Annotation: The part of an RNA shown here (small-subunit ribosomal RNA, 3' major domain) has 476 nucleotides and comes from an uncultured bacterium. The prediction has a mean pLDDT of 81. It matches the Rfam family "Bacterial small subunit ribosomal RNA". The full RNA is in RNAcentral, with records from Greengenes.

Context: one part of a larger RNA
RNA sequence: UGACGGGGGCCCGCACAAGCGGAGGAACAUGUGUUUUAAUUCGAUGAUACGCGAGGAACCUUACCCGGGCUUGAAAUGCAUCUGACCGAAGUGGAAACACUUUUUCUAGCAAUAGCAGAUGUGUAGGUGCUGCAUGGUUGUCGUCAGCUCGUGCCGUGAGGUGUCGGCUUAAGUGCCAUAACGAGCGCAACCCUUGCCGUUAGUUGCCAUCAGGUUAUGCUGGGAACUCUAGCGGGACUGCCACUGUAAGGUGUGAGGAAGGUGGGGAUGACGUCAAAUCAGCACGGCCCUUAUGUCCGGGGCGACACACGUGUUACAAUGGGCGGUACAGAGGGAAGCUACCCGGUGACGGGAUGCUAAUCUUUAAAACCGUUCUCAGUUCGGAUCGGAGUCUGUAACUCGACUCCGUGAAGCUGGAUUCGCUAGUAAUCGCGCAUCAGCCAUGGCGCGGUGAAUACGUUCCCGGGCCUUGUACA
Numbered sequence: 001u002g003a004c005g006g007g008g009g010c011c012c013g014c015a016c017a018a019g020c021g022g023a024g025g026a027a028c029a030u031g032u033g034u035u036u037u038a039a040u041u042c043g044a045u046g047a048u049a050c051g052c053g054a055g056g057a058a059c060c061u062u063a064c065c066c067g068g069g070c071u072u073g074a075a076a077u078g079c080a081u082c083u084g085a086c087c088g089a090a091g092u093g094g095a096a097a098c099a100c101u102u103u104u105u106c107u108a109g110c111a112a113u114a115g116c117a118g119a120u121g122u123g124u125a126g127g128u129g130c131u132g133c134a135u136g137g138u139u140g141u142c143g144u145c146a147g148c149u150c151g152u153g154c155c156g157u158g159a160g161g162u163g164u165c166g167g168c169u170u171a172a173g174u175g176c177c178a179u180a181a182c183g184a185g186c187g188c189a190a191c192c193c194u195u196g197c198c199g200u201u202a203g204u205u206g207c208c209a210u211c212a213g214g215u216u217a218u219g220c221u222g223g224g225a226a227c228u229c230u231a232g233c234g235g236g237a238c239u240g241c242c243a244c245u246g247u248a249a250g251g252u253g254u255g256a257g258g259a260a261g262g263u264g265g266g267g268a269u270g271a272c273g274u275c276a277a278a279u280c281a282g283c284a285c286g287g288c289c290c291u292u293a294u295g296u297c298c299g300g301g302g303c304g305a306c307a308c309a310c311g312u313g314u315u316a317c318a319a320u321g322g323g324c325g326g327u328a329c330a331g332a333g334g335g336a337a338g339c340u341a342c343c344c345g346g347u348g349a350c351g352g353g354a355u356g357c358u359a360a361u362c363u364u365u366a367a368a369a370c371c372g373u374u375c376u377c378a379g380u381u382c383g384g385a386u387c388g389g390a391g392u393c394u395g396u397a398a399c400u401c402g403a404c405u406c407c408g409u410g411a412a413g414c415u416g417g418a419u420u421c422g423c424u425a426g427u428a429a430u431c432g433c434g435c436a437u438c439a440g441c442c443a444u445g446g447c448g449c450g451g452u453g454a455a456u457a458c459g460u461u462c463c464c465g466g467g468c469c470u471u472g473u474a475c476a
Stems, first nucleotide, its partner, number of pairs: 001476002003473003007470007015460002019423005026315008035305001042053002064301007076124009088103006106115003126290002129288003135284002137279003140275001142273001147186006153162003166177003192267004197235007207224002211222003238261001241255001242253004304442001317416001321375006333364003338357002342353004382413001387408007429452007
């Protein structure tokens, strides 16, 4: 100087407390361990691995296993020699890859030659092989915590200290005062995006108050530029005003005004560094290793196994509910190998026609809620696993191993031990909708969107993590 302490002081955080809803018990989905296997490819492992890489494993992907092929090689490129084609078509063997056979057959130029393609030889190839403890780049975490440093000066033999300490204050090393320090940098904050209010500009595909026309009905039409909205530009919030308090910074107020009040809400933004943290399988790269194989192509299988254990979820155990009928209201997105109105067929998944849309124009657009009715506390009209049968769709192909539909079947489960997680407001809880990936889909996952919409916080003694000062130390 740090680090540590079941030392002290001050302070903060859904850290505790106060509340609400979960997990841990059940079934299933998914990831992991273990086991099994020819293979169950590889990586991630306290917090910071385990619905993670994977934003989509039937083939492909695919790296794994078995079997069959190729060896300048699946792709790229230099040189030398040879050929004139290559592409295409047909046949035989084969699971395919591939092997063999037949057929057709170059361009420019007078030529030399050049171009293109193939073959042979050769130099490069190729490797998801190893090392993340050789690395770059990127990422997680402490932590959006308030810290981490420098120049000059001063103090100290020196390591180093001071500044950065003290008092008050703040979300903040944010400020004010004090001060052997005076300044400065990286962080904080602000600048950026979005949301909430107003004005202005512009009105098409969006809008319709006024006027007119028209319809069973609809901005449908003429028209309008008001309103909503769209998307550009401005304004607006600064403790600015008032009161109290304080030396100041600041604090307090059921204060005023205001759409919004003290950082208005949300996002992006992650200091010096820590964990030889993660990644050589995203990519790049040093070294090592393989080179008729650890490269490469194909067929099939596996990554989907299943005694068991754990994590993350979905659905439930019901009456604040289940069934049936009626009826209303979003936002954000997507759409041409696509989204599909409408009509017909089918109980349905869907099929057959048909129309609009390169989309503010066409299309895809709710559910909970509300109204009525039924069930009456039961393993049930709860719950839907599992299994049987019949189908639909995608795709060469659904056996291993897809999703969906209909009929039947109707398991466990009656609120879950010790323990444990999330959340402070348009939040939790609950309800549906969309998107990426994608032929299809194992999505209950991920990322977004809106609808309905709470309870509680006395407080900081205690648990956990962190910041500053101080103290002790057989630690570095």